[in-house]
RNA sequence: AGAGUUUGAUCCUGGCUCAGGGCUAACGCUGGCGGCGUGUCUUAGCCAUGCAAGUCGAGCGGUCCUAUGGGGCGACCUAUAGGAUAGCGGCGGACGGCGGAGUAACACGUAGCUAACCUACCCUCCGGACGGGGAUAACCAUUCGAAAGGGUGGCUAAUACCCGAUGGAGUCAUCCGCAAGGGUGAUGAAAGGUGGGCCUCUGUUUACAAGCUCAUGCCGGGGGGGGGGGCUGCGGCCUAUCAGGUAGUUGGUGGGGUAAAGGCCCACCAAGCCUAUGACGGGUAGCCGGCCUGAGAGGGUGACCGGCCCGAGGGACACUGAGACACGGUCCAGACUCCUACGGGAGGCAGCAGCUAAGAAUCUUCCGCAAUGGGGGAGACCCUGACGGAGCGACGCCGCGUGGACGAAGAAGGCAGAAAUGUUGUAAAGUCCUUUUGUAUGGGAAGAAUAAAGUUCGGAGUGGAAAGCCGGACCGAUGACGGUACCAUACGAAUAAGCCACGGCUAACUACGUGCCAGCAGCCGCGGUAAUACGUAGGUGGCAAGCGUUGUUCGGAAUCAUUGGGCGUAAAGGGCAUGUAGGUGGUUUUACAAGUGUGAGUUGAAAUACCGAAGCUUAACUUCGAGUAUGGCUUGCAAACUGUAAGACUGGAGAGUAGAAGGGGAGACUGGAAUUCCGCGUGUAGGGGUGAAAUCUGUAGAUAUGCGGAAGAAUACCUGUGGCGAAGCGAGUCUCUGGUCUACGACUGACACUGAAAUGCGAAAGUGUGGGGAGCAAACAGGAUUAGAUACCCUGGUAGUCCACACUGUAAACGUUGCACACUAGGCGUUAGGUGAUUUAAUCAUCUAGUGCCGAAGCAAACGCGUUAAGUGUGCCGCCUGGGGAGUAUGCUCGCAAGGGUGAAACUCAAAGGAAUUGACGGGGGCCCGCACAAGCGGUGGAGCAUGUGGUUUAAUUCGAUGAUACGCGAAAAACCUUACCAGGGCUUGACAUCUACCUGACAGGGGUAGAGAUAUCCCGUUCCAUUUGGACAGGUAGACAGGUGCUGCAUGGCUGUCGUCAGCUCGUGUUGUGAGAUGUUGGGUUAAGUCCCGCAACGAGCGCAACCCUUACUGUUAGUUGCCAUCUGGGUAAAGCCAGGGGACUCUAACGGAACUGCCGGUGACAAACCGGAGGAAGGUGGGGAUGACGUCAAGUCCUCAUGGCCCUUAUGUCCUGGGCUACACACGUGCUACAAUGGGCUGUACAAAGGGUAGCGAUACCGCGAGGUGGAGCCAAUCCCAAAAAACAGUCCGUAGUUCGGAUUGGAGUCUGCAACUCGACUCCAUGAAGUUGGAAUCGCUAGUAAUCGCAGAUCAGCAUGCUGCGGUGAAUACGUUCCCGGGCCUUGUACACACCGCCCGUCACACCACCCGAGUUGAGGAUACCCGAAGUUAUUACCCUAACCGUAAGGAGGGGGGUACCUAAGGUGUGUUUGAUGAGGGGGGUGAAGUCGUAACAAGGUAACCGUA
Repeated sequence: AGAGUUUGAUCCUGGCUCAGGGCUAACGCUGGCGGCGUGUCUUAGCCAUGCAAGUCGAGCGGUCCUAUGGGGCGACCUAUAGGAUAGCGGCGGACGGCGGAGUAACACGUAGCUAACCUACCCUCCGGACGGGGAUAACCAUUCGAAAGGGUGGCUAAUACCCGAUGGAGUCAUCCGCAAGGGUGAUGAAAGGUGGGCCUCUGUUUACAAGCUCAUGCCGGGGGGGGGGGCUGCGGCCUAUCAGGUAGUUGGUGGGGUAAAGGCCCACCAAGCCUAUGACGGGUAGCCGGCCUGAGAGGGUGACCGGCCCGAGGGACACUGAGACACGGUCCAGACUCCUACGGGAGGCAGCAGCUAAGAAUCUUCCGCAAUGGGGGAGACCCUGACGGAGCGACGCCGCGUGGACGAAGAAGGCAGAAAUGUUGUAAAGUCCUUUUGUAUGGGAAGAAUAAAGUUCGGAGUGGAAAGCCGGACCGAUGACGGUACCAUACGAAUAAGCCACGGCUAACUACGUGCCAGCAGCCGCGGUAAUACGUAGGUGGCAAGCGUUGUUCGGAAUCAUUGGGCGUAAAGGGCAUGUAGGUGGUUUUACAAGUGUGAGUUGAAAUACCGAAGCUUAACUUCGAGUAUGGCUUGCAAACUGUAAGACUGGAGAGUAGAAGGGGAGACUGGAAUUCCGCGUGUAGGGGUGAAAUCUGUAGAUAUGCGGAAGAAUACCUGUGGCGAAGCGAGUCUCUGGUCUACGACUGACACUGAAAUGCGAAAGUGUGGGGAGCAAACAGGAUUAGAUACCCUGGUAGUCCACACUGUAAACGUUGCACACUAGGCGUUAGGUGAUUUAAUCAUCUAGUGCCGAAGCAAACGCGUUAAGUGUGCCGCCUGGGGAGUAUGCUCGCAAGGGUGAAACUCAAAGGAAUUGACGGGGGCCCGCACAAGCGGUGGAGCAUGUGGUUUAAUUCGAUGAUACGCGAAAAACCUUACCAGGGCUUGACAUCUACCUGACAGGGGUAGAGAUAUCCCGUUCCAUUUGGACAGGUAGACAGGUGCUGCAUGGCUGUCGUCAGCUCGUGUUGUGAGAUGUUGGGUUAAGUCCCGCAACGAGCGCAACCCUUACUGUUAGUUGCCAUCUGGGUAAAGCCAGGGGACUCUAACGGAACUGCCGGUGACAAACCGGAGGAAGGUGGGGAUGACGUCAAGUCCUCAUGGCCCUUAUGUCCUGGGCUACACACGUGCUACAAUGGGCUGUACAAAGGGUAGCGAUACCGCGAGGUGGAGCCAAUCCCAAAAAACAGUCCGUAGUUCGGAUUGGAGUCUGCAACUCGACUCCAUGAAGUUGGAAUCGCUAGUAAUCGCAGAUCAGCAUGCUGCGGUGAAUACGUUCCCGGGCCUUGUACACACCGCCCGUCACACCACCCGAGUUGAGGAUACCCGAAGUUAUUACCCUAACCGUAAGGAGGGGGGUACCUAAGGUGUGUUUGAUGAGGGGGGUGAAGUCGUAACAAGGUAACCGUA
């Protein structure tokens, strides 16, 4: 520090997800040790049991016990000392400990104030401490009660209580005084106690008491310290779908109350107070130091430790006290639990342990006061679940260990691999070491620990006297942890490794199993038979006594952006203006010092964090030291900037004067054209409308045309632009009126900009009332179209459109661009005005204000913007934060309504989106080509038959091919074989291959028997090499293995089809773009062609095109048999190179050449390429034909040609045999043959080919047969012989338009040939039979010249079988104007929401399932509010009843107090109202998600009616 994920790819926007850190964590697997920390986040739920606050006898009276003494006969009494302690009394139980429910508040933090206050204990200072009194617990007696707990009578003490005296100071009142202060009066204390010591004075006997003294305690007051109360500034949550709140409310006066200010409380008076800088309400929450994270700013959090606050089962109240409205105190009402004799009582673990329930989840009913701290005490000491420790839990952090070195035969085993081998792996074994840890034994009273008493030194200080007091030093008992830490010795590698991951992100890969199953998954996504993604194994990577998962938080996220984002098209500029608050604000001078800057002071507790040290063996941990602690407050100084105050200025702004333009607004009046209607005329059969029609209209006279009239709406041409705030606004004239621009510069003097609220304006549609209504036209009706057509088209037609007044307040209200100001190159137009030049005009230059286009810089994701900014800056406002749900629900508000404004959540997805790129596509455009259409010729589709396919059938009808690109295809030959299928019969190392071991010696061949055959059996027959062993070969047995036309062509190779013989497909370098990409390859011409030329940021190159190859057409040279015969010779025939010479001329054969290149001429063209025409030539513009098929597409075809991975079968899915089937047949389709006839058919005769084949062959002459054919066998391994007759054609003749002398199917009979064998199931011949069919619907195919059409010939396969296929030649046309249309293709361009690429994408209803939500008659719970009723305890007030020790009074009585009563307040409770929120609810509603459902086809291309926005 980033990464993955939207796309075919790219850039951007944008969300989601991951890698890091932290947890009071939990869960899964695993687990050796130690140290230090930490441990109910849920239910402020309920709690058994024990403990957690007591202490003081030096405050008091008693009681008990012990010891000693005295007395008594004894019971017993008494004294002294010590111990214990129920009660009275004092101090402490307000601290410590626990929890976080409540609380949005002066609760907390921070800084201050308190002259508005309190403070027990502590320190210090001053003063005092006198004289009296009456009670009461305890105790005794009695009594009630189950208990808890009391009642009555009697006795008694105090540092308990009360009175009096005094009282400096204090407080209050009053007087004097300016004040400081002073005077007077009132008020108001005490415990002279307790303990120790002493004997100077007094008393008595050496010693004690009084007394004195010391300590302590007490009282009044001053000060301090620490603690607390109160007040204030500032700071820190969400919500405006909470906008108004408030009656003690705000203030005053006077009282009350408190320690104390104050509406804190009360009476009266006034009507205030808070609030957009967010009052009031609602929700949530203890706050902070800190902790976690982060570069920081921030964000999150408030466990442990520390500070503050609040609470003590829920609620209320006061008492005591220095302090409480009191966790382990009191009283009360209500809930719950327990005891009970039923009358009544008791209780409060959010203290430490522990139990129960809840929950994913959180410990021992431990030890000790040894330390630290606290309470009491003079002290010893007592108490202390605070605390110190131990225990449990890997909950966290830290440390250590599970061994070290050597060790290659790279062992065995595992895993992988075809094998070689690789890997686990120096790992193990083995050898030599070590002993942390462990076990055993021993040591270790180490450290943790200082202090009372005592001794001694010093000090304060006083008395009669320092024994006393204060401080220092020495000595000095006490250990829970714990026989612990640590140390030593012995033993022995001994006691100790797991978890997660391995597709990418992200380090780490193979095998097997599974087969969209089981499963995984943080995101993208894996799994449908070869899964590095599931499960297992081996291996590897990471971390390690832990490792993963889940949850949560910060980070990454600049994804709320102060640092540090945006708003033309991605989410986002308010529809527009005026303007309030607010924010911001021109030049200059002076002053101030609020902001600002800079010093100082104070605070910011400690702990934590950072830095440096130190102590535990190290670390964690702990301790010490220093700085920081960005903050607050106080204060000094400065005055640049902002601000404030005062003054000045003119540039901003405004006003003024003079001009200018304009569909600016409102009202009134007046036109012309058109439309419709009405009237009259002319006139006659249609008109109208459409793609085509029809509805409609017209003989009752339309349309058309002429004249006249009426009505309403809109204003052609001008028209380009100009003006306005926006919407919007066009006839003309007049009236009223708003703004703008230009010039001038003598007025004002910052008056400005923006603008939340607010106010006004605001298209169309719509609403209300009243008018108006020609045309147009939602709804509606009819006609068409259509599968349907609630649409598009047509004919009609009502609201509405128009006017007036009032409402509505929205639009794709758009420049999708807020307003204002300043700055930053220009060029070309145009509108309005000015200035200058020019005599005027035209024109030129220039300034201002608008309005357009192109462009520098710059910006931008790109597109693009570019002085009219989307550039550079400033100020202010509005708005955005993934898509959907949704601009929906609900609440509020506006509206007559329709609706508008504001405006969520649950749930769901991993995208949604912008710009640009390459393709593909378009019922987009342009250019071009092709038998693509057109022009022609001939067919198919109709018939019969052949053949293939589908379907059906069947035991089987083997399998494959299935739009073009399957269907006379694989198959260039299914009677058996083929054959893969079916039935039956057999075989199991096999029909076939290789190897090993053993046995045998042949096997083959011939024959017999059984059988359908395979097969079985019998007979005949029968090896070779070699020295035995043995080998070759063959058979048998056993084992490895064979075999498979079984599956997967979607695992593959190879081969093939198709686009398409279409002209394309790419690369290098360069350039360009952020990039995908582009350029080149586009453009202008041209071509069959990306063929060539020119131009050009391209220059070159490759695969294709062309050419090279074969063949054909002309020709030359060479050669001359089996081919040829012109000339010459001889022979010979009916004829003939027939024969013999001879020849190479010719034909021909087959090798090498030539020839054609737009080469030549003319024209066109751009001086090019090229095209057109011509000459010559056998051939002319690639001469004809063939072979040749770029990058790629279709997961195209083929596992049944072959090869091959994987899977499957192995006495069968292998193999052999017989028979059957592949040949079936209501039917449908494809491809063909033959025809329908006279351009023909029959018969007779006469011609002319090419290319092939032939020895298991072709087979001549001859003879036989009507014929298929037979007999026979010359010749030929072929330029020699044979197949072989070419046929159409031509000549002659018959037929005469008919189901025929056409046509030949079908059927009967008889044969021929091949073959073991023609029944299923061959071909052919002869005789006879003589079907359909008279030119073929919709539709559709081929062909552009030696082509179509037509005619025959040959070959492959093959025993036989050809209408098929592949070749060959003969005869031999017609037509092409042309590219509008159909189909296919190429190039350019355009649109796109497509990229599996239009056979694409995609919308809505309906049906089904699930999920969350809204409404809902209601039902039910909770919270808080309010009115009224009732009203416990309690404080206060009051009281005429009752009671009453201290004081006063001789007494009577009084003062004071208490009880009871009454009054105010008031908890719980009750009744009612309204409100917030939750649960539930018949039913209703939309939404989301789901598999291949239904109906249509709305959008994306001109999406087939352009789409979209608002409205009805």
The RNA shown here (small-subunit ribosomal RNA) has 1512 nucleotides and comes from an uncultured bacterium. Model confidence (mean pLDDT): 82 of 100. Its Rfam family is "Bacterial small subunit ribosomal RNA". Its family is annotated with ribosome and structural constituent of ribosome in the Gene Ontology. The sequence is in RNAcentral, with records from Greengenes.